[in-house]
């Protein structure tokens, strides 16, 4: 290269969540790991809790918690096959 295929973005519907977002169905932008895992980095969210600012509240910031594996790295696994 080929063969058999696989996954499924945006968007739409229903459901869950404060939210980021997730699940199911439709749908295909793409993906040779777009399979799995928050271990490192990055980005996103903020209801409760803690701290700070302010004159209480409101509001804002930080912590912390949560999310994204189709942001990157890392780890593990994986079909075919010229090689």
């Nucleotide at each position: 290269a080929a063969a058999g295929g696989g996954c499924a973005a945006a968007c739409c519907g229903c459901c869950g969540g404060u939210g980021a977002c997730g699940g199911c169905g439709g749908g295909a932008c793409g993906c040779a790991a777009a399979g799995c895992u928050c271990c490192g980095g990055g980005c996103c969210u903020c209801a409760a809790c803690g701290c700070c600012a302010c004159g209480a509240a409101a509001u804002g910031g930080c912590g912390g918690a949560g999310g994204c594996g189709g942001c990157c790295g890392a780890g593990c696994u994986a079909c075919c096959g010229a090689a």